[in-house]
RNA sequence: GGGGACCGGGCGGCCGCGGCUCACUUCGGUGAGACGAGGAAAGUCCGGGCUCCACGGAAAAACGGUGCCGGGUAACGCCCGGCGGUUUCGGUUUCGGCCGGGAUCAGGGAAAGUGCCACAGAAAGCAGACCGCCGGUCUUCGGGCCGGUAAGGGAGAAAGGGUGCGGCAAGAGCGCACCGCGCGGCCGGCAACGGAAGCGGCACGGCAAACCCCACCGGGUGCAAGACCGAAUAGGGGCGGCGCAUGGGCUAUUUCCGGCUCGUCGCCCGGGUUGGUCGCUUGACCCCGGACGCAAGUCCGGGGCUAGAGGAAUGGUCGCCCAGUUCCCGCGAAGGCGGGGAUGGACAGAACCCGGCUUACAGGUCCCCU
RNA sequence: GGCCCCGUAGCUCAGCUGGAUAGAGCGCCGGAUUCCUAAUCCGUAGGUCACAGGUUCAAAUCCUGUCGGGGUCACCA
Numbered sequence: 001g002g003g004g005a006c007c008g009g010g011c012g013g014c015c016g017c018g019g020c021u022c023a024c025u026u027c028g029g030u031g032a033g034a035c036g037a038g039g040a041a042a043g044u045c046c047g048g049g050c051u052c053c054a055c056g057g058a059a060a061a062a063c064g065g066u067g068c069c070g071g072g073u074a075a076c077g078c079c080c081g082g083c084g085g086u087u088u089c090g091g092u093u094u095c096g097g098c099c100g101g102g103a104u105c106a107g108g109g110a111a112a113g114u115g116c117c118a119c120a121g122a123a124a125g126c127a128g129a130c131c132g133c134c135g136g137u138c139u140u141c142g143g144g145c146c147g148g149u150a151a152g153g154g155a156g157a158a159a160g161g162g163u164g165c166g167g168c169a170a171g172a173g174c175g176c177a178c179c180g181c182g183c184g185g186c187c188g189g190c191a192a193c194g195g196a197a198g199c200g201g202c203a204c205g206g207c208a209a210a211c212c213c214c215a216c217c218g219g220g221u222g223c224a225a226g227a228c229c230g231a232a233u234a235g236g237g238g239c240g241g242c243g244c245a246u247g248g249g250c251u252a253u254u255u256c257c258g259g260c261u262c263g264u265c266g267c268c269c270g271g272g273u274u275g276g277u278c279g280c281u282u283g284a285c286c287c288c289g290g291a292c293g294c295a296a297g298u299c300c301g302g303g304g305c306u307a308g309a310g311g312a313a314u315g316g317u318c319g320c321c322c323a324g325u326u327c328c329c330g331c332g333a334a335g336g337c338g339g340g341g342a343u344g345g346a347c348a349g350a351a352c353c354c355g356g357c358u359u360a361c362a363g364g365u366c367c368c369c370u
Numbered sequence: 371g372g373c374c375c376c377g378u379a380g381c382u383c384a385g386c387u388g389g390a391u392a393g394a395g396c397g398c399c400g401g402a403u404u405c406c407u408a409a410u411c412c413g414u415a416g417g418u419c420a421c422a423g424g425u426u427c428a429a430a431u432c433c434u435g436u437c438g439g440g441g442u443c444a445c446c447a
Stems, first nucleotide, its partner, number of pairs: 001369007009321007017036002020033005038347001042358002045356005050222001052220002063218005068082005083107001084105009108213002113211002115207003130153002132149007161179006180202001181200003186195003226278004236269007247262005285304008322345001324343008371446002373441005380396004389427001399413004420436005
């Protein structure tokens, strides 16, 4: 320096807060008892349980997501192990590489198709001749024209394998060696992939966190889901009793003639509001031991737990102590030792539950690597 | 509690099928005009595109994670 696991102040006194149980009560409360936040309770980013809605079953289309391989898991975009790429460090080398360690990777497909590759540059996607080099030819000796050339220069993120030797007018996989790449089989591995040999002078640039293709997954909804009980009062419906008109209300500018409509009491029915109850916390839970496994984890045995309210409690203060920081005094050659004082403990806070991820976090303990 | 949306100049917005100097209107500042002011005209300044990381040759734009703000019974009882 890096990685992992764990803790994240302790004890006591006093005063409070929350629901629960018990007792008392003047029904307002009072007293006692045990209990009462986290590793992230956070962000709400994934995956589930549970719930209701939709749906005959299955598939497809559309939309969204995931993406090397194998394993773990209820499941996952999580975890473990492996493979490969990139990069870095060290060692080694016949200088081509090889071996080991670390970091990192949204790591399927670019020889299915479409699209994009600005500026610069001669040329940017079936390549290309600006400078240079070489050959021919012309020349006023400055150079011009025609052709060859992708080794060199320049430009760019990127210029159609790399290095070396040969070769050539100059060059070029043009030829050869090694490395890289591709092809088809062989061997090893469950697989990703790896290995040696053969064949092919090299075709196939990049981008899919552009559209897209392939494989796999996904119906929607979030406890304010949802279920149950239901007051006063108001309103609705039904049945029965009484009253039914010389009355009231509406219609009409007014009057008449008309039209429509009705009150009260009792019983019953169903819907809803305030409210109450359930959902609600014991769960894919935690700890210890053993077995299996490289590991994640699984199985077996033993032990353990207790917030579950509602706009919401879990706090304050004093004393002592413990880390840490800092000052003073004494001692010592020094590392330091002894004494005293001051200061002093982060991030944060449940709201249906669980598994992950991400983010915040003063300080401390232990283990491993370097 | 759940669910959803948005961050670009002082304010209101455009740009977000990647391409380089990021624009517009109002406002601010300076000048002209006027006796002075307003209006009008000319000119200037002002931006880590909320932050961080990634993909890409290249990011305001694409992806991921944070931070901040907003909606609320004509989003949910």
Model confidence (mean pLDDT): 78 of 100.
Two RNAs folded together computationally: RNase P RNA and transfer RNA, 447 nucleotides in total.